[in-house]
Molecule: small-subunit ribosomal RNA
Organism: uncultured bacterium
């Protein structure tokens, strides 16, 4: 895009079309083929007439019958049919044709019957029998008859004549009348018929060329089968094996016979740019069918839809004896189905049958009805109308949008309704449609809009609801709490009386490729050769033919359809006229370039043989050689040997291994040996001989296109395997043992049988690979190597130049998706073959075929997936590689893990034990302070505009403070007390309270909606950009490489050149120093002194804290590319970043935090808010993390004594003094602090004691007594004193920190804080050990490699098993369809025979009778359905069974 459609929602009108695609299922009822009285006899009715009547004559109507024509057309259907069925073009010298047309001639004279009718009879019926009468254009002789038919003869045409034409001769063969007119009649005329011929038209039969679906998993088929020129016969309108007899043995077939499946064919129709593909409904042509099967009759025509006979199935009637029926005609019914109409009107038109005609018949047809089933047309109103009503929706609350849309005003009337007129279609007549179309008048916006869609493809976005639910979905995919994807709404997009959905076909799909594809790696080159058929094929100005090819012309290609044009319905759809177009078609004339065919010729240019030479693991067979292994015998010799990562099994004192001499046997041939050679491939390796295939080089006498490819076919074909026989040294599946391991049916070890070897025969596969079929030709090069030849040179070889053939590497153009290929093509062309067409199922099943078997070859489908795959890219990863870092390991020191306690966490418990943090990177974390508070939790008691703020309005003048009451408190109540400013006042303002309004509040949820902040990789050295260049592209380059560094640090190189974020530096502290400054700091010199820098004084020093200097690989040497840099050295307080800090790139972890804060959404609102009391966060059988104190003598205890730094202090630090054993208390100096205080530093040092003990170690726990803070230490604080004195004697597996002022060890301060520190953050004192080194563990950086990974190895993924489900295979069987063969039986019927029974016409006969001819019956051939037996094939089903798909 299309449709004979269906389904869902919706539906105003008209025109034109169209409507059982399924059950060729079954059908009630009515209708669909009759007509003619001018062929005939009659019956009956009626009219006229004659007649007294009986009756006669005439006209008309109806009826059955005889007879004629029609019924073979028209209408329906598509079952069957793969066929001369259809299409197209021919043929018929092999034929027919009623009615019609033209033409010639004829139409004489007779005969005998029979329906109807009457009578009798049978039957339920349908029907039938017998007897009797009768007519014809019915039937039958006779006569005549041409140019007709038959036989024979002659001639002509023709390629060919029994057949056509001409002539001759013999024989045979016709007929019917009716009506009208004239006439008394005979008869005549006209008309319609009838007969014999010829011709025509139209129709048909038969034959042939070409065209016409799928399966080769259908490969052979065939007995009337093939033929018999001119066999013989039958049959037909006609040819013919159509049929029969006889003879011969043929005929068809890979150019697809035979078989199976499917199917009516065509004009056309749909689609497509076309080629093509699909299709065959309506209309038209042809065919076929008429309940199923068979058969003939009649006829011009049938094997006959509305005829006959028989058989069968089914339905109906029946008196049970028998009968009747055939909608695939029009309507209609039932059934089936997703689905397909009225039991309408009319013969008015067109057409048909009959008739002389009038006319009759006609469900053909013309119309109407039903169905949006399709196409076409029209309408559902038009104009104006707001910075824009109401309402809906959204909202950032400003607004936006529906939206000029509505309302309102003006207008129109297609449609609609009412009324009026009123056709064409019809010629002189006749109109079903129809009072329709159409026209006019009136009325009034009046009667008339939906459907689908809005994530991308694809045009159209928001809100709410929902929460991987409900659902959507054509593909990709949406939905797990902010869904433009579900549902609804608003809005929007599209189409519109329709819109969507489903189904089907074509297109897109160059995705079967003729036009117009491919096969190295994506699917695809057969393992290799030989070769039949087939396809293709060198040169010539050669000759001929004209099949292909090309041109002209003639014929045909029905109509409709299609295209153009003109015309008719108001337009269109639709319809009409004219033109065009439509074939691989046929005839004829012509052309001859190319192809083809026939003939002739050519040759170092294809191919082949001959001649001369060459290389070679080419093949077959026979001999033969040495090394080695093993075994056997002997010698020497003794305890092991062998084997592995390490071992063990094994072998060995019965003498192994080792060594030596001899012997046996089998298999394989080291070195040479090579990207070297040979072969078609598989493959081929010691040496020698024999037989044998191929290749190459040289030369050019000979043949003269002899060629290439190759479906089938035939042969060869590694290894393993199989059969028979042999052989067996080594090796070695299976197997045994030893190890390894969680296991180890493996890898390793010790053994070991088939096999490996030989002969003969099978198998026929492979990553049989160059994953690259063969042949020929053409297209820049370089460099090896093998074989042969030429040239040059040489004494010669080599070298060098060069030709041919082979074999490699690198590369140009070109090709390729890329990788890559590249004269050995995957380049450019030609020829031939093979093969491919998404993945899985599956190289499976079934079938066939081969095989001894294993199995091979051929080779599907159901079902299932939205991919499977190639090449390349960037990452990530690797029990890949290279380089390099880090307390990463190693080397060291000290810890943790064991104990007690502290603290955090898990778990458990609980009314609650609030919440978060979860490997590293949660766990002394948020907590830098949980007794109340904090507090978020629990219990209970209160409260509801609320505990705070802002604002507006009203009221009040207080609030505060003090006191009292209930109560646990909060809250509430009561009492006392009480404002300020302006203004005379009223009033206003400020402030405060209270009431009301607005805004509340939430540590409720979502850190996976977020901001901010933070952790982590990681202070790692990386991460990127611009431009350029390369690549189809992803992307690469830069950033890789060579060095170097702590560093992408720097240098060099380079299709890159630059740049940014990182690194470094700039900043702070510290180490040296100058300057400035000198109190509260300092004291060298001077003075004083109570001897304390205490005082005067001073600012040199220390110090303080500002500002400078200093270090930069700057200098020297060496190494290095002369570079960067590294090493060493000098100087220096400090040396290669001096030490420390701050500083954290692009990013990763949906990392952490909604409980700091902020914030979207959701939830809550007398509660999830808020106030209060008490409790809880402090629980405790356990488990883990982080710490403290220890286990002691490098120690504990006692006494004495020395030296810091950095901080902090007025709600504070608090001196001295006094008291207390002590915590502390009393008093309160001084100090807002370089001034006073905290303040003592401790380890250390000196002296003493303890003596290895659960202790003078250790201090838990507990009892008692106190101190301090605080409203309050019960749950639940810290400290002191006395008493108590637990575990613990160095801590399993495992694990942590640290590289120098570090670890270890010692104390001091601070934040938080009323109080509470073993934690945290800082400070100084004392002060080590070790680092060979980078193999290993962990983490990281760069390069490279592999990848089937990309939520990226915590990845991906394989198979079994279990469960569910689906389709399929096998299967004892069983059921059915189709069909072959043999036989039985055989209806109807044709044909043949017979015909003793029967028979009017003609003949003989007076007759009887006979003859001729015919009939029944009977017999025979054939034969449908049926039966018996046995096969084939297809399908259904089946216990059980097999694998496969999906989850």
């Nucleotide at each position: 895009g299309a449709c004979g459609a269906a389904c869902g929602c919706u539906g105003g009108c008209g025109g034109c079309g169209u409507g059982c695609c399924u059950a060729a299922a079954a059908c009630a009822u009515g209708c669909a083929a009759g007509u003619c009285g001018g062929a005939c006899g009659g019956u009956u009715c009626u009219c006229c007439u004659c007649g007294c009547a009986a009756g006669g004559g005439g006209g008309g109507g109806a009826c059955a019958g005889u007879g004629g024509c029609g019924a073979a057309c028209g209408g329906c259907u598509g079952a069957g049919u793969a066929a001369c069925a259809c299409g197209u073009g021919a043929g018929u010298g092999a034929c027919c044709u009623a009615c019609c047309c033209g033409u010639g001639g004829g139409u004489g004279g007779g005969g005998g019957a029979u329906a109807a009718c009457c009578c009798u009879c049978c039957g339920a019926a349908a029907g039938g029998a017998g007897g009797g009468c009768u007519a014809a254009g019915a039937c039958c002789g006779c006569g005549u008859a041409c140019g007709u038919c038959c036989g024979c003869c002659g001639g002509g045409u023709u390629a060919g004549a029994a057949c056509c034409c001409c002539g001759g001769u013999g024989g045979g063969g016709a007929a019917a009348g009716g009506c009208u007119c004239c006439g008394c009649a005979a008869g005549g005329a006209g008309u319609c018929g009838c007969c014999c011929g010829c011709g025509g038209a139209g129709g048909g039969g038969c034959u042939c060329g070409c065209g016409u679906c799928c399966c080769a998993u259908c490969a052979g088929g065939u007995a009337g089968u093939u033929g018999g020129u001119u066999u013989g016969a039958g049959g037909u309108a006609a040819c013919g094996g159509c049929u029969c007899a006889c003879c011969a043995a043929g005929c068809c077939u890979a150019u697809g016979a035979c078989g199976g499946g499917u199917a009516g064919c065509u004009g056309g129709u749909c689609u497509g740019a076309g080629a093509g593909g699909a299709u065959g409904g309506c209309c038209a042509g042809c065919c076929a069918g008429a309940c199923u099967g068979g058969g003939a009759c009649u006829g011009a025509g049938a094997c006959a839809c509305g005829g006959c006979c028989c058989a069968g199935a089914c339905u109906c009637c029946u008196a049970c004896g028998g009968g009747a029926g055939g909608c695939a005609g029009c309507a209609g019914u039932u059934a089936g189905g997703a689905a397909u109409c009225u039991u309408g009107c009319g013969c008015a038109a067109u057409g048909g049958g009959c008739g002389a005609a009038a006319g009759c018949c006609u469900g053909a047809c013309g119309c109407a009805g039903c169905g949006a089933c399709g196409c076409c047309g029209c309408g559902u109103g038009g104009g104006c109308g707001a910075a824009g009503a109401a309402g809906g929706c959204c909202u950032u609350c400003g607004g936006g949008u529906c939206g000029u849309a509505a309302a309102g005003c003006c207008c129109u009337u297609u449609u609609c309704c009412g009324g009026g007129g009123g056709a064409a279609g019809a010629u002189u007549a006749u109109g079903a449609c129809g009072g329709u179309a159409c026209c006019c008048c009136g009325g009034g916006a009046a009667u008339a809009a939906g459907c689908c869609c809005c994530g991308g493809c694809u045009a159209a976005c928001u809100a709410c609801g929902u929460g991987c639910c409900a659902g959507c979905a054509g593909c990709c995919g949406c939905g797990g709490u902010a869904a433009u994807a579900c549902g609804u709404a608003g809005g929007g997009g599209g189409c519109u009386a329709g819109c969507g959905u489903u189904g089907u076909c074509c297109g897109g799909a160059u995705u079967u490729a003729c036009u117009g594809g491919g096969c190295g790696u994506a699917a695809a080159g057969a393992g290799c050769g030989c070769g039949c058929a087939g396809g293709c094929g060198g040169c010539c100005a050669c000759c001929g033919c004209a099949a292909g090819u090309c041109g002209g012309u003639c014929g045909u290609g029905a109509a409709a359809u299609c295209c153009c044009u003109c015309g008719g319905c108001u337009c269109a759809a639709c319809c009409g006229g004219g033109g065009g177009g439509c074939g691989u078609c046929g005839g004829u004339c012509g052309a001859u370039a190319c192809u083809g065919c026939g003939g002739g010729g050519c040759u170092u240019g294809g191919a082949a043989g001959g001649c001369g030479g060459u290389a070679g693991g080419g093949g077959g067979a026979g001999a033969u050689g040495g090394a080695a292994u093993u075994c056997c015998c002997g010698g020497u010799g003794u305890a092991g040997u062998g084997g592995u990562g390490a071992a063990a099994u094994g072998c060995g004192u019965a003498g192994a291994u080792a060594u030596u001499g001899g012997g046996a046997g089998g298999a394989a041939c080291a070195u040479c040996g090579g990207u070297g050679g040979c072969g078609a491939a598989g493959g081929c390796g010691g040496c020698c001989c024999c037989c044998u295939g191929g290749a190459c080089c040289g030369g050019u006498a000979c043949u003269g296109a002899c060629g290439c490819u190759g479906a089938g076919g035939c042969g060869c074909g590694a290894a393993a395997g199989c059969g028979u026989g042999g052989g067996u040294a080594g090796c070695a599946a299976a197997c045994g043992g030893g190890a390894u391991u969680a296991g180890a049916u493996a890898c390793c070890c010790c053994g070991g049988u088939a096999g490996u070897c030989c002969a003969c025969g099978c198998c026929g596969u492979a990553a049989a690979c160059g994953a690259u079929g063969g042949g020929c030709a053409c297209u820049u090069g370089g460099u090896g190597u093998c074989g042969c030849g030429g040239g040059u040179a040489u004494c010669g070889a080599c070298c060098c130049c060069u030709g041919c053939g082979g074999u490699g590497c690198c590369g140009a153009a070109g090709c390729u998706a890329a990788c890559g290929c590249a004269u050995u093509a995957a380049g450019u062309g030609c020829c031939c073959c093979g093969c491919c067409u998404g993945g899985g199922g599956a190289g499976u099943a079934c079938g066939g075929u081969c095989g001894c078997a294993a199995g091979g070859c051929u080779g599907a489908a159901a079902c299932u997936c939205a991919a499977a795959g190639g090449a390349a890219u960037u990452g990530a990863c690797g029990g890949g590689g290279g380089c390099c870092c880090g307390c990463a390991c190693a080397a060291g020191c000290g810890g943790u893990g064991g104990a007690g306690c502290a603290u955090g966490u898990g778990g458990u418990u609980c009314a609650a034990u609030u919440c978060g943090a979860a490997g590293c990177a949660a766990c002394g974390c948020g907590a830098a302070g949980a007794a109340c508070c904090u507090u978020a939790c629990c219990u209970g008691g209160g409260u509801u505009u609320g505990a705070a703020g802002a604002u507006c309005a009203g009221u009040u003048g207080a609030u505060c403070a003090g006191g009292g009451g209930c109560g646990a408190a909060a809250u509430c109540c009561c009492c006392u007390u009480u404002u300020c400013c302006c203004g005379c006042a009223a009033g206003g303002g400020a402030c405060a309270a209270u009431u009301g309004g607005u805004u509340a509040g939430g540590u409720g949820c979502u850190g996976c909606a977020u901001g901010g902040c933070u952790g982590u990789c990681g202070u790692c050295a990386g991460c990127u950009c611009g431009u350029g260049u390369c690549g189809u592209g992803a992307g690469a380059u830069g950033u890789u490489g060579g060095g170097u560094u702590a560093a992408g640090u720097c240098c060099c190189g380079c299709a890159a050149c630059g740049a940014g974020c990182g690194c470094a530096a700039c900043c702070c502290c510290u180490g040296c120093u100058g300057c400035u400054a000198g109190u509260u700091g300092c004291c060298a010199a001077c003075g004083g002194u109570u001897c304390g820098g205490c005082c005067g004084g001073g600012c040199a020093c220390u110090c303080u804290a500002g500002u400078g200097g200093g270090a930069c690989u700057g200098c020297c040497g060496g190494u290095g590319a002369u570079a960067a840099a590294c090493c060493g050295g000098a100087g220096g307080a400090a040396g290669g970043u001096g030490g420390g800090g701050a500083u954290g790139a692009c990013g990763u972890c949906a990392a952490g935090u909604c409980c700091u804060c902020a914030u979207g959404g959701c939830c809550u609102u007398u509660a999830u808010g808020u106030c209060c009391a008490g409790g809880g966060c402090u629980a405790c059988a356990c488990a883990c993390g982080u710490g403290c104190u220890a286990c002691a003598a490098u120690g504990g205890c006692c006494g004495g004594u020395a030296c810091a730094g950095a901080g902090c202090g007025u709600c504070g630090c608090g001196a001295a003094a006094a008291c207390g054993c002590a915590a502390g208390u009393u008093c309160g100096a001084g100090c807002a602090a370089a001034u006073c205080g905290c303040u003592a530093a401790a380890a250390g040092c000196c002296g003493g004691u303890c003596u290895c003990a659960g202790u003078u170690c250790g201090g838990a726990u507990u009892g008692g007594g106190g101190u301090c803070u605080g409203c309050a230490a019960c749950u639940c604080g810290a400290c002191c004193c006395c008493a108590u004195g637990a575990a613990g004697c160095u801590g399993g597996a495992a694990u942590c920190g640290c590289u120098a002022g570090u670890a270890a060890u010692c104390g001091c301060g601070g934040a938080u804080c009323a109080g509470c520190a073993c934690g945290c953050c800082g400070c100084g004192g004392u002060g080590a050990a070790u680092a060979c080194g980078u193999u290993c563990c962990c983490g990281g950086g760069c390069c490279u490699u592999g990848u089937a990974c990309a939520c990226a190895c915590c990845g991906c993924c394989c198979g079994u098993c279990a469960c569910a489900u689906c389709a399929c295979g096998a299967a004892a069987g069983u059921c059915g369809g189709c069909u072959g063969u043999a036989c039985c039986a055989g209806a109807a019927g044709u044909c043949g025979g017979u015909g003793u029974u029967c028979c009017a016409a003609c003949c003989c006969g007076c007759a009887a009778g006979g003859g001729g001819g015919g009939a029944a019956g009977c017999c025979g051939c054939c034969u449908a359905a049926g039966g018996u037996a046995u096969g084939g094939u297809c399908g259904g089903u089946a216990a059980u069974u097999g694998g496969g798909g999906u989850g």